[in-house]
RNA sequence: GCCAAUGUAGCUCAGGGGUAGAGCAACGGUUUCGUAAACCGUCGGUCGUCAGUUCAAAUCUGACCAUUGGCUCCA
Repeated sequence: GCCAAUGUAGCUCAGGGGUAGAGCAACGGUUUCGUAAACCGUCGGUCGUCAGUUCAAAUCUGACCAUUGGCUCCA
């Protein structure tokens, strides 16, 4: 330098045009002499950034950024 994949909650990940979700974590409650566990509930998101398409974009398109992998060249 070229190609590909990935980017969504604090973490690990679903969701692939029509109200953004799960598990874990955090917080509150029940239980316990107390803690843990268990059970119930709550909170938590400009969906990497900027544009485009569309009545409508996390989702489709383009550019850019970041991470990972592969290939190639030079020293």